Small-subunit ribosomal RNA from Sphingobacteriales bacterium ZH1, 1489 nucleotides, folded computationally. The sequence is in RNAcentral, with records from ENA, Greengenes and SILVA. Rfam family: Bacterial small subunit ribosomal RNA.
RNA sequence: AGAGUUUGAUCCUGGCUCAGGAUGAACGCUAGCGGCAGGCUUAAUACAUGCAAGUCGAGGGGCAGCGCAGGUAGCAAUACCGGGCGGCGACCGGCAAACGGGUGCGGAACACGUACGCAACCUUCCUUUCAGCGGGGGAUAGCCCAGAGAAAUUUGGAUUAAUACCCCAUAGGAUAGUAGAGUGGCAUCACUCAGCUAUUAAAGAUUUAUUACUGAAAGAUGGGCGUGCGUCUGAUUAGGUAGUUGGUGAGGUAACGGCUCACCAAGCCGACGAUCAGUAACUGGUGUGAGAGCACGACCAGUCACACGGGCACUGAGACACGGGCCCGACUCCUACGGGAGGCAGCAGUAAGGAAUAUUGGUCAAUGGACGCAAGUCUGAACCAGCCAUGCCGCGUGAAGGAUGAAGGUCCUCUGGAUUGUAAACUUCUUUUAUCCGGGAAGAAAUGUGGGCUUUCCAGCUCAUUUGACGGUACCUGAUGAAUAAGCACCGGCUAACUCCGUGCCAGCAGCCGCGGUGAUACGGAGGGUGCAAGCGUUAUCCGGAUUCACUGGGUUUAAAGGGUGCGUAGGCGGGUUGCUAAGUCCGUGGUGAAAUCUCCGAGCUUAACUUGGAAACUGCCAUGGGUACUGGUGAUCUUGAAUACUGUGGAGGUAAGCGGAAUAUGUCAUGUAGCGGUGAAAUGCAUAGAUAUGACAUAGAACACCUAUUGCGAAGGCAGCUUACUACGCAGUGAUUGACGCUGAUGCACGAAAGCGUGGGGAUCAAACAGGAUUAGAUACCCUGGUAGUCCACGCCCUAAACGAUGAUUACUCGACGUGCGCGAUAUUACUGUGCGCGUCUGAGCGAAAGCAUUAAGUAAUCCACCUGGGAAGUACGACCGCAAGGUUGAAACUCAAAGGAAUUGACGGGGGUCCGCACAAGCGGUGGAGCAUGUGGUUUAAUUCGAUGAUACGCGAGGAACCUUACCUGGGCUAGAAUGCAGUUUGCCGUACCCUGAAAGGGGUAUUUGUAGCAAUACACGGACUGCAAGGUGCUGCAUGGCCGUCGUCAGCUCGUGCCGUGAGGUGUUGGGUUAAGUCCCGCAACGAGCGCAACCCCCAUCAGUAGUUGCCAUCAGGUCAAGCUGGGAACUCUACUGAAACUGCCGUCGUAAGACGCGAGGAAGGAGGGGAUGAUGUCAGGUCAUCAUGGCCUUUAUGCCCAGGGCUACACACGUGCUACAAUGGGGAGGACAAAGAGCAGCCACUUGGUGACAAGGAGCAAAUCUCAAAAACCUUCUCUCAGUUCGGAUCGCAGUCUGCAACUCGACUGCGUGAAGCUGGAAUCGCUAGUAAUCGUAGAUCAGCAAUGCUACGGUGAAUACGUUCCCGGACCUUGUACACACCGCCCGUCAAGCCAUGGAAGCUGGGUGUACCUAAAGUCGGUAACCGCAAGGAGCCGCCUAGGGUAAAACUAGUGACUGGGGCUAAGUCGUAACAAGGUAACC
Repeated sequence: AGAGUUUGAUCCUGGCUCAGGAUGAACGCUAGCGGCAGGCUUAAUACAUGCAAGUCGAGGGGCAGCGCAGGUAGCAAUACCGGGCGGCGACCGGCAAACGGGUGCGGAACACGUACGCAACCUUCCUUUCAGCGGGGGAUAGCCCAGAGAAAUUUGGAUUAAUACCCCAUAGGAUAGUAGAGUGGCAUCACUCAGCUAUUAAAGAUUUAUUACUGAAAGAUGGGCGUGCGUCUGAUUAGGUAGUUGGUGAGGUAACGGCUCACCAAGCCGACGAUCAGUAACUGGUGUGAGAGCACGACCAGUCACACGGGCACUGAGACACGGGCCCGACUCCUACGGGAGGCAGCAGUAAGGAAUAUUGGUCAAUGGACGCAAGUCUGAACCAGCCAUGCCGCGUGAAGGAUGAAGGUCCUCUGGAUUGUAAACUUCUUUUAUCCGGGAAGAAAUGUGGGCUUUCCAGCUCAUUUGACGGUACCUGAUGAAUAAGCACCGGCUAACUCCGUGCCAGCAGCCGCGGUGAUACGGAGGGUGCAAGCGUUAUCCGGAUUCACUGGGUUUAAAGGGUGCGUAGGCGGGUUGCUAAGUCCGUGGUGAAAUCUCCGAGCUUAACUUGGAAACUGCCAUGGGUACUGGUGAUCUUGAAUACUGUGGAGGUAAGCGGAAUAUGUCAUGUAGCGGUGAAAUGCAUAGAUAUGACAUAGAACACCUAUUGCGAAGGCAGCUUACUACGCAGUGAUUGACGCUGAUGCACGAAAGCGUGGGGAUCAAACAGGAUUAGAUACCCUGGUAGUCCACGCCCUAAACGAUGAUUACUCGACGUGCGCGAUAUUACUGUGCGCGUCUGAGCGAAAGCAUUAAGUAAUCCACCUGGGAAGUACGACCGCAAGGUUGAAACUCAAAGGAAUUGACGGGGGUCCGCACAAGCGGUGGAGCAUGUGGUUUAAUUCGAUGAUACGCGAGGAACCUUACCUGGGCUAGAAUGCAGUUUGCCGUACCCUGAAAGGGGUAUUUGUAGCAAUACACGGACUGCAAGGUGCUGCAUGGCCGUCGUCAGCUCGUGCCGUGAGGUGUUGGGUUAAGUCCCGCAACGAGCGCAACCCCCAUCAGUAGUUGCCAUCAGGUCAAGCUGGGAACUCUACUGAAACUGCCGUCGUAAGACGCGAGGAAGGAGGGGAUGAUGUCAGGUCAUCAUGGCCUUUAUGCCCAGGGCUACACACGUGCUACAAUGGGGAGGACAAAGAGCAGCCACUUGGUGACAAGGAGCAAAUCUCAAAAACCUUCUCUCAGUUCGGAUCGCAGUCUGCAACUCGACUGCGUGAAGCUGGAAUCGCUAGUAAUCGUAGAUCAGCAAUGCUACGGUGAAUACGUUCCCGGACCUUGUACACACCGCCCGUCAAGCCAUGGAAGCUGGGUGUACCUAAAGUCGGUAACCGCAAGGAGCCGCCUAGGGUAAAACUAGUGACUGGGGCUAAGUCGUAACAAGGUAACC
């Protein structure tokens, strides 16, 4: 110091979250030791038991208990007596008990903090000074006696003491009264001096040292009172207050005071926040933070308050009293039922509550306190110990060496390697700590006792001795031995740390983002690693990060945020010069700011934590002296701010009255006839009772065309025919007048579009509601026909708008250009120009997240006001105010989400725009869709009908050929290292052939025959079989794990890069623009310059020519020869074959054009503008297709999902679809005759030819591995004959019979032949496909696969050979530019509302139930005060009674607040529900307020 998270990406705004520190903590796992600290945050809930405040015999009477001397009895033990002594229960008396200790209820207050004041006060004990201490009296506890009562307690009688009580005396400088003088101050007054009068004291004890006591004065200490300043939240609390504010008098108090009372006056507090409500002990300080701040107030220290809940006083120096009293109340306990007792928020402890907080410990040794002359006693204060990792600090769990890098674990590319890991083992060393033996403190100085010394007194000094809870503790020495000692969390990013297995949107994780749907570094386990460490994590809370309430230190055009506008009150701020002052401000000095804490420098515990000395600091407050620049106050003055005056000028500024024409509607009359009107198209509507249209006249209300705009005016809303009246304002000029009179402006007041409301008018047009007609799936809409409120006027309300420039007002300053409105100056009165005030556009610096703003700022500054602080819930609820109502103003929370949002970027998309292309449309030709059949698919069926492909881009597709095989499917029968191959081992000698049994076959069983080489042989090697082991196998799954290959957009013209430049950035530029092209093809321009992949070209075929070559091809010329035939000699011309070349480039000409290029019935040419065709497919898209071609990760299977075999199935068939074939006929069918191709194939083949058969074919049989032989006949075509429009001489399905061929085998399930049979069908609905030239159409030929063939398919080949294209409006697809966007999974997108279901919080509600507070009335204990004749007392006085006040109790009506409530309202969140489609594109009616 930052980081994660909104997006496809970017910048910004903005929230949420994390990393840090802290804690009186708690919980989970774990745990060796010590030191120092801390330890009921909740129920101020209730408390058993013990202890926590006593002491003094040197105040007193005394003597219950203990001990002793002594005495009596007894041998003794022992018993009894024993105030004589030590002492001492209870009692009288003194002092203490008001401290110490606890808690934080109450209290928002002079309670606390700080600083002052008291001329308005008190103070036991202590210190100092002065003075005194005389005399007398009567009682009463106790004890004794007698009673009551269960007890607590209490009654009566007798007797008695005091430092208890009372009286007298004495007394002043005390108190009170009174008169006087002086001094001082602060108003009342204070002080000093010296008079008079009155009143009030006392206590003794003793060891004779003293001490106690009384009065007075002073000090010290402690307290009381008053005041300034500081001290939480809420205005959805705005008014509060009757002893209230003040005065006079009195009472009361230690003292001032409405503190209390009587009377008088009517004040006092409050927006600088009174009152009310809620919450809270305050402070020094603590935590955090750079600081400013924010949060907190445990422990320690100061103050306050409280002591079961309330009230009250007594005693006392001090209390309205924690361990005192009285009363009321609640609760608990005892009881003999009549009455009593109690108060742990003291220390322990118990119960309860709670996530949660300790021992019913030791000692007064030290420190401190009470009493005492003292010894001493008491002291749960205190000091110690115990429990608890609650925190902080320290130490340890070993150190060094040690590589067969052991074993084991884990992982992997698995003969092996990596890691755990120098880690272990092992060797050497050390001993803190734990254990054991031994030693062993400081804390102790005083007091006391004894002795000595000094001393006027008090007293001091010194020696010896006594006293330690902790504790035999800390600490020290020694011994043994690595011996006794490591966990927790995490490992996707933030955030240090990675792999395997399991799981499979399950189980689970999660602080945020988010992981998990079969390869999870995110779940669970393991190995490894990282972090911290006797702890580690989690949870909770606070600060920080958060500049995210911004004083330091933020914002408001569009992200949240400028009030709709003005006037103006309080307040805030304010021009120049000068004098005085010194409040703010600055400097110095003094006081205070407790200690502790924090910081620095030291010191003490072995160190640290901790403790401690000193310094600094405590940023504050008070007082005082000085300074006077600035601000303030006050006096004077000035003119530039502001205002006024005068002279001009401007305008839809406002109000009122009058007037005007056009249009519209209506009415009357007239002309006139069948429609008008309206729409996308219609209909409703109007019209023969005369509409619409046209003309004339009349009436009515509303609005003011043209002028009219980047215009003008106004504070805003707003303002428009013309005229007049009244009125307000701006600007300019003059520089005459005043002399800072100014700016802003909370509350307030006024104005405030439209709609709406009230009363009364008015009502032409338009037009919510409503009605009808259309549209539509629906249409409560958009469109049409009507139509009422309203729209208009007057008066009164309402008070809101996207009331917008989404931009508050004022002032000053800061480059320019142009236009325009209104003035003024100058001029030549039209130009040009200067100077003001307005309205606009563009552009710099600067600013801004950017878009943009830019002298009319969103720039640079100043003043004042308003407003904002994540989205939703919500501008909602409740409350209050306003309103006739509608509603407005003010204005939350629970709950919920991790975003919501702004600007810009790249895409994609649009029922946005522009440009362009394509058999895309159009123009044509031929089809499909209807029939029959073939084939594929869906569906259905089945034991199986194997699997895949499914819009375009599946469906004559994988399959270029399913009878068995193929075959993956089904049924059944078999095999299990398996059907193939390799290696190793064992065994055997084969193999092969022939044969037998069984079986459907596979398979199983068996018989016969029987090796080679080397070696004498054993044996070895080679080969084969069998068996065993190791490697199998799988057309099983995942094409969404993949490679490869392919389809498609698309043969569309696009897709990118380097450097530079622009931009904060995503990104842009280049690639856009102007032309051109089939083309990102080329040219020109340009912050771009170049380049790559695509395009084109290079490659192949065809079209022309040439060269070379001349067999198997060819035959012009020569010769021979045949019925005929290149048949033969020969030829090399031609065709052809197949190799090499040439040729085409807008090259030439003309027109247009800058160029690129375009055009031309151009020339020439075989071919002309890419000559025709092919191969060739950029970056990418579709998680497109294929795990069943192949390959391959992972998963699954192993007597089966593998392998073998037989049979069946893939060929099923109510049906639907795709692709085809054949037809429906005469441009045709049939018969006969005749002609012309190209490209292929062939030896298990093609098969000439001959013979047989009607034929398929068969039987013979030449040639040919092919430019030689064969398939082979090309067909359409031509010639001719026939048929004559019909279900036919069309069409051939279907079926029957008989055959041929292939093949182990044609039943399921082949093709072909012959004869017979002769179905549908007469040109095909909606719709839809192909094709632009050698194309469509039509005709045949060949081949692959293949035993054969379901081929009408596919792939090639040639023959014949058209029509049409005006054109780009529309449909489809595509390209580029631009625009909008709330889309980015990208329009098959996004997204809204009702309804239905579940959950959650919340508002209202007849009511119901609590709580605290105030008010009024009734009643009233204890108690103070006051009064008082009867009773008591000699009296003082007391009892009793009465009165005032009051805790409490009761009653009443309200307000506030909380909970709950049938029902009800909306809201939020949920799975893929229902209905529509409102918004985002012109979102299909622009959206919004």